Predicted 3D model of a 376-nucleotide RNA (Bacterial RNase P class A) from a bacterium.
Model confidence (mean pLDDT): 78 of 100.
The RNAcentral record of the sequence draws on ENA.
It is recorded under the gene name rnpB.
RNA sequence: AGAGAAGGCCGGGUGAUCGCGCCUCCCGCCUCCAGGAGAGAGGUGGGGGGUGAGGAAAGUCCGGACUCCACAGGGCAGGAUGCUGGGUAACACCCAGGCGGGGCGACCCGACGGAAAGUGCCACAGAAAACAUACCGCCGGCCUACCGGCCGGUAAGGGUGAAAAGGUGGGGUAAGAGCCCACCGCCGCACCGGGUGACCGGGCGGGCACGGCAAACCCCAUCCGGAGCAAGGCCAAAUAGGGGAGCAGAGGUGGCCCGUCUCGCUACGACUCCCGGGUAGGCCGCUCGAGGCGGCGGGUGACCGCCGUCCCAGAUAGAUGAUCGCCACCGGCCUCCGGGCCGGUACAGGAUCCGGCUUACAGACCUUCUCUCCCG
Numbered sequence: 001a002g003a004g005a006a007g008g009c010c011g012g013g014u015g016a017u018c019g020c021g022c023c024u025c026c027c028g029c030c031u032c033c034a035g036g037a038g039a040g041a042g043g044u045g046g047g048g049g050g051u052g053a054g055g056a057a058a059g060u061c062c063g064g065a066c067u068c069c070a071c072a073g074g075g076c077a078g079g080a081u082g083c084u085g086g087g088u089a090a091c092a093c094c095c096a097g098g099c100g101g102g103g104c105g106a107c108c109c110g111a112c113g114g115a116a117a118g119u120g121c122c123a124c125a126g127a128a129a130a131c132a133u134a135c136c137g138c139c140g141g142c143c144u145a146c147c148g149g150c151c152g153g154u155a156a157g158g159g160u161g162a163a164a165a166g167g168u169g170g171g172g173u174a175a176g177a178g179c180c181c182a183c184c185g186c187c188g189c190a191c192c193g194g195g196u197g198a199c200c201g202g203g204c205g206g207g208c209a210c211g212g213c214a215a216a217c218c219c220c221a222u223c224c225g226g227a228g229c230a231a232g233g234c235c236a237a238a239u240a241g242g243g244g245a246g247c248a249g250a251g252g253u254g255g256c257c258c259g260u261c262u263c264g265c266u267a268c269g270a271c272u273c274c275c276g277g278g279u280a281g282g283c284c285g286c287u288c289g290a291g292g293c294g295g296c297g298g299g300u301g302a303c304c305g306c307c308g309u310c311c312c313a314g315a316u317a318g319a320u321g322a323u324c325g326c327c328a329c330c331g332g333c334c335u336c337c338g339g340g341c342c343g344g345u346a347c348a349g350g351a352u353c354c355g356g357c358u359u360a361c362a363g364a365c366c367u368u369c370u371c372u373c374c375c376g
Base pairs, nucleotide, nucleotide: 001372002371003370004369005368006367007366008365010363012327013326014325015324016323017322018321020052021051022050023049024048025047026046027045028044029043030042031041032040054347058358059357061356062355063354064353065352066228067227068226069225078224079223080222081221082220083097084096085095086094087093098112099110100109101108102107113219114218118217119216120213121212122211135158136157137154138153139152140151141150142149143148166184167183168182169181170180171179185208186206187205188204189203191202192201193200194199232284233283234282235281242275243274244273245272246271252268253267254266255265256264291310292309293308294307295306296305297304298303328345329344330343331342332341333340334339
């Protein structure tokens, strides 16, 4: 210098003018309570002060807190997770490690328990896809019309396939073959050493039995009750239902009386008042929390402990914005090289709150490390 790897951090700044939500203080007015006044509660107008989105607030994919409902204990069913040790409130997250795979390397990736419990599947091709088998070939025997045919042996070579029943070399043989041997691999062990452990190193035994798939059913181990802040609680109109009480007089509708009318009795409705449930609306939940920052200590680390300090949105159809100037960065054009002009500056936005994961993102910065080349 070039090409990379891992991690961290920021994600516009500033000024002016208008505007919005919440809290608080002052002044004016109105209502309620009270009534002599004041104090108090609520609303409204003006003014002052404070404060007001994110690294992902997002997807709503996991895990919890909180709330209500259910619940003796256990099992079945269903779901999730799945190497080991640790962290945590918990997790499918994080840290450290093991093993496997990839990369020259820094480093990256892995649902990574069980296929000797059982069932199932393995397309096409191929002789054969799992109690092995034999298309070509190789070897032996017999026949021969000399092209080959039949019987047997074999699995080294060829061929098919994603995958073909250990690999390489030697011995051996008619040809071959773990048939035998060496090394490698594999399997087993109540063996030795190291490690908390996954596992690693070694030893002994075995010619090798046991192809792959469990994000196929399944088996094993561990964990899991359901619904969610529109949770849940409180206050509570108008109108229409429900229940109760009252109902002077007149009037309405129905019933009682064989029919009709009147009278009487009775019921309903209406009216008045009370009670109760729900709705609109309002209030609580609501933001101080597994909290932020700094220091010290423990730990390889995730993280934990102690001390100090700070208070940091709570809206409810949803406020946190707009315009202009200056600066910063990027791009284009012009240039008298001083600069000037124009354009652009992402992804996105709370809604009960936290811990994660995943996804989106203009641009900027920092740290550590790797490889290659060059110079000293």

Source information: Its Rfam family is "Bacterial RNase P class A". Rfam describes the family as follows. Ribonuclease P (RNase P) is a ubiquitous endoribonuclease, found in archaea, bacteria and eukarya as well as chloroplasts and mitochondria. Rfam classes the family as a ribozyme.